[in-house]
RNA sequence: UUGAAGAAAAGGCAAACCUCUUGAAAAAGGGGGACGCAAAGCCGGUGGUCUAAGGGGUUUCCUAUGAUAGCACAGCUACCUCA
Numbered sequence: 001u002u003g004a005a006g007a008a009a010a011g012g013c014a015a016a017c018c019u020c021u022u023g024a025a026a027a028a029g030g031g032g033g034a035c036g037c038a039a040a041g042c043c044g045g046u047g048g049u050c051u052a053a054g055g056g057g058u059u060u061c062c063u064a065u066g067a068u069a070g071c072a073c074a075g076c077u078a079c080c081u082c083a
Stems, first nucleotide, its partner, number of pairs: 002083002005081002012037002017032006035070001041076002045073003048068003054063003
């Protein structure tokens, strides 16, 4: 430098749940808390999934410009060890 293989060590992140705040909702953020994660670091490009304020349609309902990176792929970056 490349590979991105993962047993160890040093560490890192933080599911569910509780609480406060924001939001129409999905959900997100702060605090507590650990199910797990070798990229569970960053990033909405592609697909999937969730919600439906607004818009459409009027029994039922449809729709993303909203959300999800801990759904998958793609892109960028990376500790230690090994090859």
Molecule: c-di-GMP-I riboswitch aptamer
Organism: Tenuibacillus multivorans